[in-house]
The part of an RNA shown here (small-subunit ribosomal RNA, central domain) has 347 nucleotides and comes from a metagenome.
The full RNA is in RNAcentral, with records from SILVA.
Model confidence (mean pLDDT): 89 of 100.
Context: one part of a larger RNA
């Protein structure tokens, strides 16, 4: 010396669940396989090393040692690991009781508003910067107790709440998943983490049938322009809606994997619980969620007990730009297309 990284330079899989595998509390007792020590046997000559000799040096030759870091026996050592066996409670999970919540399925039900039918009613309405298409005496725009039907739930709302994540938002009921808190009681290391694998995953795509007001890719027209396959305008189809199956990718973002331990503090905000005061607060504590901010980090921005601090256990991932997230094969898929994933050749 025996790599170095991953918020923003290349680099955390979108999210779980969970197989190998790797990691693994606290005490004790046994073994003795990893781990240390001695012995012994081999570790071939020759080499290289040190030492002495021989060729008039020397390169070359000879002796002898060291050296082979190693294997295999075997006697010991037991502190760590391991395996066996016992006991433990601090992790980890259950029972009680409590509580917050747009977690999730599923029926049913309500208002406002858009629209389109009808009523009244008479000449313009609508949009724009300004117009024009458009609409309209075959009664529009306005307006008004009717009437159908989608679809989305103002205000409450809050760096406010759940969720593993995508994501979740009117109101009632039924199913149902998690979490937080108090106090004991029980199990007793039952735990982490996860290559394969498997399951959820927005939006838009697609397949079967349904729905279809509003809104709008496509396309039509009117404007604007040098032109205007555009912003603007007037209409508009799949599509958004529903049911089933399929797709499987996002700037899936905290551009920040999972867990666990240590490490000033201050404010806020939310869900429990204690306590003291008694309209108003106050303090203590545990779980979340935000700002600021020591130490420390950083290449700087910044992060900063919710670490990007200090350390540990597993996992994914990066190795100079392009060619390329392509090509080729394969596997997935009804297709779009996803996944895996190069060279050449060029800077």
């Nucleotide at each position: 010396c025996u790599g170095g990284g991953c918020g923003u330079a290349a680099a955390g899989c979108g999210c779980g669940c969970g197989u190998a595998g790797g990691c693994g509390g606290c005490u004790u007792u046994g073994u003795a396989a990893g781990u240390c020590g001695g012995a012994u046997g081999u570790g071939a000559c020759a080499g290289c090393c040190c030492a002495g000799g021989g060729c008039u040096c020397a390169a070359c030759c000879c002796u002898g040692g060291a050296a082979u870091u190693g294997c295999a026996u075997u006697c010991g050592a037991u502190a760590c690991u391991g395996c066996a066996g016992a006991a433990c409670u601090a992790g980890a999970g259950u029972a009680u009781g409590g509580u917050a919540g747009a977690g999730g399925g599923a029926a049913g039900u309500g208002g406002a508003a858009u629209u389109u039918c009808g009523g009244u009613g008479u000449a313009g309405c609508g949009g724009u910067g300004a117009a024009a298409u458009g609409c309209g005496u075959a009664g529009a725009u306005a307006u008004c107790g009717g009437a159908a039907g989608g679809a989305a739930c103002a205000c409450c709302a809050g760096u406010g709440g759940c969720g593993a994540a995508g994501g979740c938002g009117a109101c009632u009921u039924c199913c149902u998943g998690g979490g937080c808190c108090a106090a004991u009681a029980c199990u007793g290391a039952c735990g982490c983490u996860g290559a394969g694998g498997u399951g959820c995953g927005a939006a838009a795509g697609c397949g079967u049938g349904g729905g279809g007001a509003g809104c709008a890719a496509a396309c039509a027209g009117g404007a604007u322009u040098a032109g205007a396959u555009a912003c603007c305008c007037u209409g508009g189809u799949a599509g958004u809606c529903c049911a089933c199956g399929c797709c499987g990718u996002a700037a899936a973002c905290g551009a920040u994997g999972a867990g666990a331990a240590c490490u000033a503090g201050a404010u806020g905000u939310u869900g429990g619980g204690g306590g003291g005061g008694u309209u108003g607060c106050c303090c203590c504590u545990c779980g979340g969620u935000g700002u600021c901010g020591c130490a420390g980090c950083u290449a700087a921005c910044g992060c900063g007990u919710u670490a990007a601090g200090u350390u540990c256990u597993c996992c994914g991932c990066c190795u100079g730009g392009g060619g390329a997230g392509u090509a080729c094969g394969c596997c997935g898929g009804c297709a779009a297309c996803g996944g895996u994933a190069a060279a050449a050749c060029u800077c």